[in-house]
């Protein structure tokens, strides 16, 4: 790193460190940034899934663990095709997360 599923309009504070860009890839937008952002560490919360329990069975209900990811704004929007033309609907590319295989 490939590969299968499966979900991605919901949710989640503060501090300290550091100093100019950031928001995943490319493009256009739009936003966030010395009232101090992206980042990186502390503590803190959110969340899915493993496992496990009851039951025919369950996408539902609860319960432990440890690993994880997450904690502006729909994956921030679009853009690729198909239906509309009406602001829109559906697929698909692409990214990520988690679990299994290997």
């Nucleotide at each position: 790193c490939a590969c299968u599923u499966a979900u991605c309009c919901a949710g989640a504070a503060a501090g300290a460190c550091g100093g100019a860009g950031g928001g995943a890839a490319u493009a256009g937008g739009c936003c966030c940034g010395g009232u101090g952002a992206u980042g990186u560490c502390u503590u803190g919360g959110c969340a899915a899934g493993u496992c496990c329990g009851a039951a025919a069975a369950a996408u539902g209900c609860g319960g432990a663990u440890a690993g994880u990811g997450c904690c502006a704004a729909u994956a921030c929007c679009u853009a690729u095709c198909c239906c509309a033309u009406u602001u829109g609907g559906g697929a698909g590319c692409u990214g990520a997360u988690a679990a299994g295989a290997u």

Notes:
SAM riboswitch aptamer (S box leader) from a Bacteroidota bacterium, 102 nucleotides, folded computationally. It matches the Rfam family "SAM riboswitch aptamer (S box leader)". Rfam links the family to the GO term regulation of gene expression. The coordinates come from a structure-prediction model, not an experiment, and the mean pLDDT is 77.